[in-house]
RNA sequence: ACGCGCUGGCGGGACUCGGUGAAAUUCCGAACCGGCGGUGAUCCUCCCUUGACCGGGGGGUAAGCCCGCGACCCGGACGUCGUACCACGACGGCCGGUGGACCUGGUGAGAUUCCGGGGCCGACGGUUGAUCGACCGGCACACGCCGAUCGGUCAGACAGUCCGGAUGGGAGACAGCGCGC
Numbered sequence: 001a002c003g004c005g006c007u008g009g010c011g012g013g014a015c016u017c018g019g020u021g022a023a024a025u026u027c028c029g030a031a032c033c034g035g036c037g038g039u040g041a042u043c044c045u046c047c048c049u050u051g052a053c054c055g056g057g058g059g060g061u062a063a064g065c066c067c068g069c070g071a072c073c074c075g076g077a078c079g080u081c082g083u084a085c086c087a088c089g090a091c092g093g094c095c096g097g098u099g100g101a102c103c104u105g106g107u108g109a110g111a112u113u114c115c116g117g118g119g120c121c122g123a124c125g126g127u128u129g130a131u132c133g134a135c136c137g138g139c140a141c142a143c144g145c146c147g148a149u150c151g152g153u154c155a156g157a158c159a160g161u162c163c164g165g166a167u168g169g170g171a172g173a174c175a176g177c178g179c180g181c
Base pairs, nucleotide, nucleotide: 002180003179004178005177006176007175008174010172016030017029018028019027032160033122034121035069036068037067038066043060044059045058046057047056048055064120065119073097074096075095076094078092079091080090081089082088102118103117104116105115106114124164125163126162128155129154130153131152132151133150134149136147137146138145139144
C1' cells in the first nucleotide's frame, strides 16, 4: 500500500424585488439553489527525460440534466411488539420495484463533461376565505361578540426554496484500532 472486520464523529443548498388577489417566500415577470461515487481534453502542481521543445508518469481539481447510487414512495417474505393463533396495525433490517431533466455553435484525433449561447429538471404530507349547523372555551350578562374543533355548502391558490416526518435516514468520504497478506 491492498483486502476483511470493528469503532468514531462527519455527511444538502436556495425567495429577493415587482404584479394580481381577501389570502401567495406556493400563481405571473425577473432573480436564487444544485447530495454521493464514476467518467472526463479545462485549470493548478510535482517527478523523469532533453541544451530546449517534444515525450512519459504521479497528485489535486472539474457534469443538477452521460453511467450508477442515496433520500421519498410501493410491494414481498421474515422478525419484534400491540391481550396477538388467524386476520389487522406499528416498527425493524433484508430482498425486489418505481423514480427527474440538454440542445446548439466553437475548438479538437476525441467533449451531452471545456468555452459561447439558449433551454430544461427537482419525493411525500400541510397551507385560504365566506356562510350555516353542532359542541367547547373566553368576554358580556340585554340582544350578543370573539376564538378553537368537527361537519355541510359556495368560491379558491398550484411550493426545488416555507412548515412537517427529520435532533431521523443516508449514498459515501475520512480517521483510529484489530486481523490477513
A computed fold for a 181-nucleotide RNA from Pseudosporangium ferrugineum, annotated as FMN riboswitch aptamer (RFN element).
The prediction has a mean pLDDT of 79.